[in-house]
Notes
This is a predicted structure of an 86-nucleotide RNA (transfer RNA) from an uncultured Eubacteriales bacterium. Model confidence (mean pLDDT): 81 of 100. Rfam family: tRNA. Rfam links the family to the GO term triplet codon-amino acid adaptor activity.

RNA sequence: GGAGCGGUAUCGAAGUGGUCAUAACGGCCCUGACUCGAAAUCAGGUGUACGGAAACGUACCGUGGGUUCGAAUCCCACCCGCUCCG
Numbered sequence: 001g002g003a004g005c006g007g008u009a010u011c012g013a014a015g016u017g018g019u020c021a022u023a024a025c026g027g028c029c030c031u032g033a034c035u036c037g038a039a040a041u042c043a044g045g046u047g048u049a050c051g052g053a054a055a056c057g058u059a060c061c062g063u064g065g066g067u068u069c070g071a072a073u074c075c076c077a078c079c080c081g082c083u084c085c086g
Base pairs, nucleotide, nucleotide: 001085002084003083004082005081006080007079010027011026012025018069029045030044031043032042033041047060048059049058050057051056062078063077064076065075066074
C1' cells in the first nucleotide's frame, strides 16, 4: 500500500429500514431468600449525559456528512482494533 471483518450501556453481546434503544440476553454491581457464616443457587433491581424537588423530558449505536416520511441498520469520508495479502 491492497482486501476482509468489526466498533451498540461499566464489560461481553443480539438487534441489519417501521413502535419504541422499555437497548434483548449474559457478566459486574446493589437488595433479598437459603446458610452458623460464606460459596454455589434462586428472586428482584441496575445505561450514560443534561434539565428538573420529583414525576418526567431531551440527547446518545466510533466521528462527521448524505439518502429516506422514517437510519444502529443503506451510501460517502475519516478515526480506531483484528485478520489476510504484497